[in-house]
């Protein structure tokens, strides 16, 4: 160095919820809180799922309803890509 992951060493992130903010919404941030993770750093290329502003159709008794769709989201859904701390077997 590369693979690997211990009942090891210093330590990391933080999941449900509660507050507050953003955002149509999935969700996202701050702060508190630890379900769990050996990359639960970081990337949306593949595929899985989530929502559905706007769009496209349709019903309709104005108001609204109902379908479809991703530029949107999810890295802690799984593949992949890329970087890293220790060093037992």
């Nucleotide at each position: 160095a590369c693979a690997c992951g211990a009942c090891a060493a210093g330590g990391g992130c933080a999941a449900a919820c509660g507050c507050c903010c953003c955002g149509a919404a999935a969700g996202g941030g701050g702060c508190g809180g630890g379900c769990g993770c050996a990359a639960a750093a970081c990337c949306a290329c593949g595929g899985a799922u989530c929502u559905a502003a706007g769009g496209u159709c349709u019903c309709a008794u104005c108001g609204g309803g109902g379908a479809c769709u991703a530029g949107g989201a999810u890295g802690g859904c799984c593949g992949g890509g890329c970087u890293a701390c220790c060093g037992a077997a």